The RNA shown here (c-di-GMP-I riboswitch aptamer) has 94 nucleotides and comes from a soil metagenome.
């Protein structure tokens, strides 16, 4: 790839669990999907910002430290249903 056949996946929302979050896993549920199968250690992009770094307030300590909060930075976290790439794969007329 054809208004073919057979099977498959499952967005939003929702419940439970995991996670700091993004998000993930499982149940329900179907917006869609011909790769909506896999790779995030192939590239780009998007999302998050706990630890960490810088600054500040308060606090504690007084050979200079501790704790909490706020602001900024930050991927080493996440997304393959954002795009390209790679790998693998079901059916199949004209």
């Nucleotide at each position: 790839g054809a208004c073919a056949a057979u099977a498959g996946c499952a967005a939003a929302c929702u419940c439970a669990c995991c996670g700091a979050a993004a998000g993930g896993u499982g149940g329900g549920g179907a917006c869609g999907c011909a790769a909506a199968g896999c790779u995030a250690a192939c590239g780009g992009g998007a999302c998050u910002a706990a630890g960490c770094c810088g600054g500040g307030a308060u606090u504690u300590a007084u050979c200079u430290u501790u704790a909490u909060c706020c602001c900024g930075g930050g991927a080493c976290g996440u997304c393959a249903g954002c795009c390209g790439a790679g790998c693998c794969g079901c059916c199949g007329a004209a």
The sequence is in RNAcentral, with records from MGnify.